[in-house]
A computed fold for a 363-nucleotide RNA from an Aggregatilineales bacterium, annotated as Bacterial RNase P class A. Model confidence (mean pLDDT): 78 of 100. Its Rfam family is "Bacterial RNase P class A". By type it is a ribozyme. It is recorded under the gene name rnpB. NCBI's taxonomy places the organism under Bacteria, Bacillati, Chloroflexota, Anaerolineae, Aggregatilineales.
């Protein structure tokens, strides 16, 4: 300088004018109105995939059945989250990536296409080899019987890899080295595991986000949870000869009723509604203490949307920044609470801050 890898952060700014939800004070003619005053979306509010409070139902104890997670060690309220490190694996490197429990020798099961054969101590297609007949141009050919997993062909995968002994040809058949894999011993680590010796059959190949086993963990449903007021109208009970309308009083007329009970009073569940649940919290920031780190303590401080079909806007003026046809004009991402919170994913114009890597070049 030029490419990168990794964290973490902001997400247009000041100002005027009008509006709108909540809340506080004060007016007032109080289901409300009227001034003022605060406050009022997001890093993802999102997908609703995972863990939880909270609430209501269940629920004696153990099984079985389904789900779910799967190297360790920490954190955490808990998790398929987060942090540190082991192992594999990918990059020259910074770093990235892995559901990563089972030597797949409990057991069943699956491998296209191409091979002779795809897991059975397998597989004679080319082929190696002895031997027995025949034939002949004496070296091979055909047939028929054993013997062989070495060499060649298919495959992703073909039953360890090189060498040398062996043998009629070969073979872990047997030796040594090398790999893997069982045991065992010692060190180092809390542990996953690492390094190193010794012994053993010589090889029993892949897939377990295929059944399966192990082990550890799950009740079930949601705030339209669930709670408490409650008209009307239905029900039940108790008193009942009256009751009601023509504006007040008489009278008179109407209407409804006097075992087919008007009507008034209570009660219980509860509908329409309307209260709570509902925002002071696993809480924001700051700062010190422990710790590598996630976090965990302390101390100081702030109070920060809560509406109910849903405000949280909207328009102007400077100013940032893109853009285009440049005295102008347009544009400023993804996206918007809905009980509440920790995490995961995923969508994201522009832009900053920091540490780390490689490759040039100068000094």
């Nucleotide at each position: 300088c030029g490419g990168g890898c990794a964290a973490g952060c902001c997400g247009g700014g000041c100002g005027g004018u009008u509006g709108c939800g909540c809340u506080c004070c004060g007016g007032u003619u109080u289901a409300g109105c009227c001034g003022g005053g605060g406050c009022g979306a997001g890093g993802a509010a999102a997908g609703u995939c995972c863990g939880c409070g909270c609430u209501c139902c269940a629920c004696a104890g153990g099984g079985c059945a389904c789900g779910g997670u799967g190297c360790u060690g920490g954190c955490u309220a808990a998790c398929a989250g987060c942090c540190a490190g082991g192992c594999g694996g990918g990059g020259u490197g910074a770093c990235c990536c892995g559901a990563c429990g089972g030597c797949a020798u409990a057991g069943u099961g699956c491998a296209a296409c191409a091979g002779a054969g795809a897991a059975g101590c397998a597989g004679a297609u080319u082929g190696c080899c002895a031997u027995g007949c025949g034939c002949c141009c004496c070296g091979g050919c055909g047939c028929g019987u054993g013997g062989c997993g070495a060499g060649g062909g298919u495959g992703a995968a073909a039953c360890g890899g090189u060498a040398g002994g062996g043998u009629a040809a070969g073979a872990g058949c047997c030796u040594a080295c090398c790999a893997g894999c069982g045991u065992u011993c010692g060190u180092g680590g809390u542990g996953a595991c690492a390094c190193g010796g010794g012994c053993g059959g010589c090889u029993g190949g892949g897939c377990a986000a295929a059944c399966c086993c192990c082990a550890c963990c799950g009740g079930g449903a949601g705030c339209a949870a669930g709670u408490c007021c409650g008209a009307g109208c239905a029900g039940g009970g108790a008193c009942g000869a009256g009751g009601c309308g023509c504006g007040g009083c008489c009278c008179g007329c109407g209407c409804c009723g006097c075992u087919u009970g008007a009507g008034u009073c209570c009660c219980g569940g509860g509908u329409a509604g309307g209260g709570c649940g509902c925002g002071c919290g696993a809480g924001g920031c700051g700062u010190c203490u422990g710790g590598c780190a996630a976090c965990a303590g302390g101390c100081g401080u702030c109070c920060c949307a809560g509406a109910u079909a849903g405000a949280u806007a909207a328009u102007c003026g400077c100013c940032a920044c893109c853009c285009c046809u440049u005295u102008g004009g347009g544009g400023u991402a993804c996206a918007g609470a809905a009980c509440g919170c920790g995490g995961c994913u995923u969508a994201c114009a522009g832009g900053c801050u920091u540490g780390c890597c490689c490759g040039g070049a100068c000094a």